[in-house]
Transfer RNA from an Alphaproteobacteria bacterium, 73 nucleotides, folded computationally. The sequence was found in a public genome assembly. It matches the Rfam family "tRNA". By type it is a transfer RNA. Its mean pLDDT, the model's own confidence on a scale to 100, is 80.
């Protein structure tokens, strides 16, 4: 140089057929405890990598570009 894959909350990953993004850990507020864990109940926190297309509508479809993986040469 080519091919293929991954990119979504702090971390791990869901997310169907294109119709206003969730889960589990964490964290952060109660409650329970002599205190700490542990238990229960709430709460916060996304430019869906970035840039353009299609579409009334895009995490999702198409192009490019970045990172990272893996094969090929």
């Nucleotide at each position: 140089g080519g091919g293929c894959g991954a990119u979504u909350a702090g971390c791990u990953c869901a997310g169907u057929u294109g119709g206003u993004a969730g889960a589990g850990c964490a964290g952060c507020u109660g409650a329970c405890u002599c205190u700490u864990a542990a238990u229960c109940a709430g709460c916060g926190g996304g430019u869906c990598a970035u840039a353009g297309g299609u579409u009334c509508g895009a995490g999702c479809c198409c192009u490019a570009u970045a990172u990272c993986g893996c094969c090929c040469a």

Lineage of the source: Bacteria > Pseudomonadati > Pseudomonadota > Alphaproteobacteria.